[in-house]
Molecule: small-subunit ribosomal RNA
Organism: uncultured bacterium
RNA sequence: UUAGAGUUUGAUCCUGGCUCAGGAUGAACGCUAGCGAGAGGCCUAACACAUGCAAGUCGAGGGGUAACAGGGGAGCUUGCUCCCGCUGACGACCGGCGCACGGGUGAGUAACGCGUAUGCAACCUGCCCGCUACAGGGGGAUAGCCUUCCGAAAGGGAGAUUAACACCGCAUAACACCGCGACGGGGCAUCCUGAUGCGGUUAAAUAUUCAUAGGUAGCGGCUGGGCAUGCGUGACAUUAGCUAGUUGGCGGGGCAACGGCCCACCAAGGCGACGAUGUCUAGGGGAACUGAGAGGUCGAUCCCCCACACUGGUACUGAGACACGGACCAGACUCCUACGGGAGGCAGCAGUGAGGAAUAUUGGUCAAUGGACGGAAGUCUGAACCAGCCAUGCCGCGUGGAGGAGGACGGCCCUAUGGGUUGUAAACUCCUUUUGCCGGAGAGUAAUAAGGGUCCUGCGGGGUCCGAUGAGAGUAUCUGGCGAAUAAGCAUCGGCUAACUCCGUGCCAGCAGCCGCGGUAAUACGGAGGAUGCAAGCGUUAUCCGGAUUUAUUGGGUUUAAAGGGUGCGUAGGCGGACGCGUAAGUCAGCGGUGAAAUAUCCCGGCCCAACCGGGAGGCUGCCGUUGAUACUGCGCGACUGGAGUCCAAACGGCGCCGGCGGAAUAUGCAAUGUAGCGGUGAAAUGCUUAGAUAUUGCAUAGAACACCGAUCGCGAAGGCAGCUGGCGAGGAUGGCACUGACGCUGAGGCACGAAGGCGUGGGGAUCAAACAGGAUUAGAUACCCUGGUAGUCCACGCAGUAAACGAUGACAACUUGUUGUCGGCGAUAGACAGUCGGUGACAAAGCGAAAGCGAUAAGUUGUCCACCUGGGGAGUACGAUCGCAAGGUUGAAACUCAAAGGAAUUGACGGGGGCCCGCACAAGCGGAGGAGGAUGUGGUUUAAUUCGAUGAUACGCGAGGAACCUUACCCAGACUCAAAUGGGAGCCGACCGGUGCAGAGAUGCGCCCUUCCUUCGGGACGGCUUUCAAGGUGCUGCAUGGUUGUCGUCAGCUCGUGCCGUGAGGUGUCAGGUUAAGUCCUAUAACGAGCGCAACCCCUACGUCCAGUUGCCAGCGGGUGAAGCCGGGGACUCUGGAGGGACUGCCGGCGCAAGCCGAGAGGAAGGUGGGGAUGACGUCAAAUCAGCACGGCCCUUACGUCUGGGGCGACACACGUGCUACAAUGGCCGGUACAGAGGGCAGCUACGCCGCGAGGCGAUGCGAAUCUCGAAAGCCGGUCUCAGUUCGGAUCGGAGUCUGCAACCCGACUCCGUGAAGUUGGAUUCGCUAGUAAUCGCGCAUCAGCCAUGGCGCGGUGAAUACGUUCCCGGGCCUUGCACUCACCGCCCGUCA
Repeated sequence: UUAGAGUUUGAUCCUGGCUCAGGAUGAACGCUAGCGAGAGGCCUAACACAUGCAAGUCGAGGGGUAACAGGGGAGCUUGCUCCCGCUGACGACCGGCGCACGGGUGAGUAACGCGUAUGCAACCUGCCCGCUACAGGGGGAUAGCCUUCCGAAAGGGAGAUUAACACCGCAUAACACCGCGACGGGGCAUCCUGAUGCGGUUAAAUAUUCAUAGGUAGCGGCUGGGCAUGCGUGACAUUAGCUAGUUGGCGGGGCAACGGCCCACCAAGGCGACGAUGUCUAGGGGAACUGAGAGGUCGAUCCCCCACACUGGUACUGAGACACGGACCAGACUCCUACGGGAGGCAGCAGUGAGGAAUAUUGGUCAAUGGACGGAAGUCUGAACCAGCCAUGCCGCGUGGAGGAGGACGGCCCUAUGGGUUGUAAACUCCUUUUGCCGGAGAGUAAUAAGGGUCCUGCGGGGUCCGAUGAGAGUAUCUGGCGAAUAAGCAUCGGCUAACUCCGUGCCAGCAGCCGCGGUAAUACGGAGGAUGCAAGCGUUAUCCGGAUUUAUUGGGUUUAAAGGGUGCGUAGGCGGACGCGUAAGUCAGCGGUGAAAUAUCCCGGCCCAACCGGGAGGCUGCCGUUGAUACUGCGCGACUGGAGUCCAAACGGCGCCGGCGGAAUAUGCAAUGUAGCGGUGAAAUGCUUAGAUAUUGCAUAGAACACCGAUCGCGAAGGCAGCUGGCGAGGAUGGCACUGACGCUGAGGCACGAAGGCGUGGGGAUCAAACAGGAUUAGAUACCCUGGUAGUCCACGCAGUAAACGAUGACAACUUGUUGUCGGCGAUAGACAGUCGGUGACAAAGCGAAAGCGAUAAGUUGUCCACCUGGGGAGUACGAUCGCAAGGUUGAAACUCAAAGGAAUUGACGGGGGCCCGCACAAGCGGAGGAGGAUGUGGUUUAAUUCGAUGAUACGCGAGGAACCUUACCCAGACUCAAAUGGGAGCCGACCGGUGCAGAGAUGCGCCCUUCCUUCGGGACGGCUUUCAAGGUGCUGCAUGGUUGUCGUCAGCUCGUGCCGUGAGGUGUCAGGUUAAGUCCUAUAACGAGCGCAACCCCUACGUCCAGUUGCCAGCGGGUGAAGCCGGGGACUCUGGAGGGACUGCCGGCGCAAGCCGAGAGGAAGGUGGGGAUGACGUCAAAUCAGCACGGCCCUUACGUCUGGGGCGACACACGUGCUACAAUGGCCGGUACAGAGGGCAGCUACGCCGCGAGGCGAUGCGAAUCUCGAAAGCCGGUCUCAGUUCGGAUCGGAGUCUGCAACCCGACUCCGUGAAGUUGGAUUCGCUAGUAAUCGCGCAUCAGCCAUGGCGCGGUGAAUACGUUCCCGGGCCUUGCACUCACCGCCCGUCA
């Protein structure tokens, strides 16, 4: 000392990118802002600059005296002028020193520029320090000044005169320099060094107050520099070759010094894949930021080095410059000008303009520190120290503290008489006074200089004491007073991520870092309340590091996610078996040097603390030197056989190249036989054919390919290789173990090989066949199918160089548990079995892997080398280069864009995938619909309104099981506003009800008459009126909901617990083999059990038994009638309705492990679920319903509520659904006649009688119903009609009526008379039904005054046909398979266009 999260999916694991949380900044922008300390502040235009200042100083070097002051003098006008260098001083000038420092900037520079470590035996160094020696004597000028000339100016010229520590000779002179000689010592070469002999060369300056300050030569030192070298120090190879002073030599020149630095001559070298050259970018370092570290990024401020000073070049002076505030030349630009000429260089400090998102004052002082000059005083110093501006960042402080609940008011929210929250927050009480304001005091920074006192002294000096001087600043600080007084914002609140509600908005406005929010209940937009986070700041943007092990050295990968080169040979390089000796380069250890300071870490200290600053320690992972160690690596030598190779032997193969040969097939030609078609397809047509095809036979020719053998096989490096045979060549394996002695492995570049297709030249051309033509198919068909057909397919020689060139798996070596095939060799030989080496397959252990899978032929465990990958798209594209005849190949980007793209596996759904199986699903049948008329519902249209809902299946005779008013929700008109209804409180009244008048369409309004009960007399009950509190809404949202319902589907499924398997989603169970109507049961089984479903339990029905016997029944007995269970009676029968029985594959035979199945079996009323009903799993369709009801939210309130009259829901060119009646003779009509069940009935059903043709009317009786009543039709018997728009059919219309009702005009049903439409069996298509079913016949009931009912729900009567079968259509179940679908095939998705 290492933290993760969001985002690909329905879910999962993995790969992988994107994004976020952290830190940082010379920052900028938005909102906000009280104070202080200490920092920082043009990142852009090295763009241009007005103005001021930034380098001077020395009179103790000099000539001197322009200004100022003093002194002296003169003149006078008494405060002025003039004179005198006399003094202090000093402009300009000569001279000395400085100006090469300090300060700025980062343009250039990829370089010995920088960093680090060395070297210089190849060098310099003013001022400073130490030492040695010396300074004798001369000379000539020149600034200034003066005179004068030119010029606008800047400036310049001429003449005269003058000084020096300015300049120049002469003298002296060395341990200095040069030449020659010789000795000692040393060294890595040239050489260095010590002493020495001879010869030669070269110095100086004075000032003076006499203290000194200087001068010259030399040696040494210090400091600062110069040069050289090792190592380190960007990007691009789509920059691969570069180089003529180039590389070296000899000789010279030049320099402080080496050097091709420069020159002459000679040689032909030098650099480069360990990246030369070129292009782009960039000052380098100490450090800084980040990071666990390794690393990445960066080079502001401070320190070191470099480079530059308007741009480019050049030198001069000097110790030092090629010189920021020096010079010259050239250039651009700006300014002045008298147009002739001149002047300038802020990347010094301020400041201006410009650029820009953006960066400050034309401030103070030399008080301190430092620098220049000076002996010093001192002068100069935009270095520096201070102040000003800016929240630019870092640090510190404050905006108050304590108490205070009726938890105030207000705000906000809610389930709202109340509660929650803001919130102890406020008010209020007590307290404090940092900050602020007013006043007072007031620093440290200052050390000392000159000079003086004193002590010491080697007389140069030193110690100590005193001693002027403060810009900042009346600042910091201290102190008195006043008073909570002067001081809080910003961002966020969907997840990541800490913090939630209301309103507004309604895919709008907007938000957004990623995922994503917003389409009427938005914690995601905007506002509010509240909350959270930070706080004088908070957010945003930009950039860097981190997270990112997402470039992986630490620390990744390449079968399928991105990624193994198509294959081999091989160069460089990398790596390399076993033993010994030596060496010590790598490696390791000790010691020494260096690694500046600052920074960073730790400790200590100073500012009240901190930031900041000071001191100390360690560290600075590095480099160099030196001494050792020798395991490993390297190097040298020797030796080995295990790696590798050679040799011998006998085998092996579809290994390669060249040649020869063969048969089958095909095509064509000829001949023959033969006749009408052939061919082709899903079906056809084009095509061929009477000029004789196809078919068959014979002969001939041609080219190409080699059936069977043949395989899960063999060989080869890969591509690839197949008739037989000869030749040439190559290969691996095996056995022998004779030879060499590490000769090896890999392999960037390179070279070679490299399917098909393609290209060139020349052949060849049978088949097949791009292009092309024709025929089909189709909406089209530039395709799939058919008939033809050219390149090509074949050969030779060249080129090309790609591929799903795949095991999608690089090469080599070693190691690791088993089973089982097969090929070659050895061995063994027995038709056996095992062994061994090499190859080729399958299945598993461990292990690995995201999984699928791999598993000695690894994708396991390791080693070596090469190649390659780093999100998807753009794109293997563009540009460049290179190769190619071309086609094209190789190499290979970016802009832009997306939040993913992917891999494996999982659950479903789906498939014009597979298997098994069901269902009136098809088929087989029977009857319908679709055509007609009318009924009804719907769409549409219309309308004042035609209220609303339902819309594939699963809406449409549905909500409606009853729309003339009512209903009613719609429209028109008229009215009401606590309301039409209901409840509570208060007050008043006494009724309510009923009858009635007027107005009105009515609601309603105004009246009249009649009219209470109880009472303890207070009042109460009930009702009306007024008032108050609660209203009301069929208005919206079924996508906010409850409840209910439809559908898949009465389909056999849907799940759970535990266990087991899997990283996980998930699987198993529920699969498999049987069986069933059934996940029904059985067997097997990592499952064992269980739940919801299935079945059963429930009801009806079919049979009998028992019990019971009225209103039902009537056999026997009796009575009785015209007749009748009518009466007595009976308990037999039918029936009624209660109990219990019965059916369970129980029995038999066969099959089967079993479950179960089969059998016209037995028995039985009923037989394998007897028939029917009720009963609907987990779930699906945001399915239906806010209009049945309930309910959240929203909306209306003299109206979207309520009442009333009238209208509408009934409209009608059309379209559809569902039913009805028909089209007729299995029928219609007339007459006669028989038999149900289930229900209903008092505002009802009504017998019976009378009237009416009839609907019905008038009477009348029974029955609240096993009692009375409503009641069958088809059928049966008889007659008639005779195939026709009819004696079918009944619509429509006319007339007359009946009934209900306040009322039948819109808009009822029924009756009678008359009328007599369409329709003669219905296109494509489509519906129901498997037995008491379909079909057919009537009856009843609900709703209801009546009824538009042909509807719905029930009831019984008569009563069939057919099912071979599961290929197909539809729906469904199980298993399996594929998938890029999961909103799930009505999916997904591609192209074009807008």